Predicted 3D model of an 81-nucleotide RNA (c-di-GMP-I riboswitch aptamer) from Firmicutes bacterium UBA911. It matches the Rfam family "c-di-GMP-I riboswitch aptamer". Rfam describes the family as follows. GEMM was predicted in a large-scale screen for bacterial structured RNA regulatory elements. Genes associated with GEMM are involved in a diverse array of functions, including chemotaxis regulation, signal transduction, secretion and chitin. Taxonomically the source falls in Bacillota (Bacteria, Bacillati).

RNA sequence: GUCCGACAAAGGCAAACCCGUCGCAAGGCGGGGGCGCAAAGCCACCGGGCCUCUGGGCAUAGGGGCGGCCGGGCUGCCGGA
Repeated sequence: GUCCGACAAAGGCAAACCCGUCGCAAGGCGGGGGCGCAAAGCCACCGGGCCUCUGGGCAUAGGGGCGGCCGGGCUGCCGGA
C1' cells in the first nucleotide's frame, strides 16, 4: 500500500417509537431508546434515486430535505492475509 472482517479486545455510531424544540412540509436539533452499522465519519455545488414545498392544464421549472437508498470522492480504529 492492497484485500478481507470472527467466535477477539478497546471503544464508536444509533432505526422505529416516546418527550422537548425548530420548520408550511419533507425533515433538523437535544434527551430517552436500540433495529441495526467496519466507515451508520464527512461531501446533497460529483452522478443517479427518493421525499417535500411553490408555480403550471401538462410536459416540467425552481426551492428545500434524505449520506441509515446506490455509485463516487476524501478521511479513519482494531485484527488478519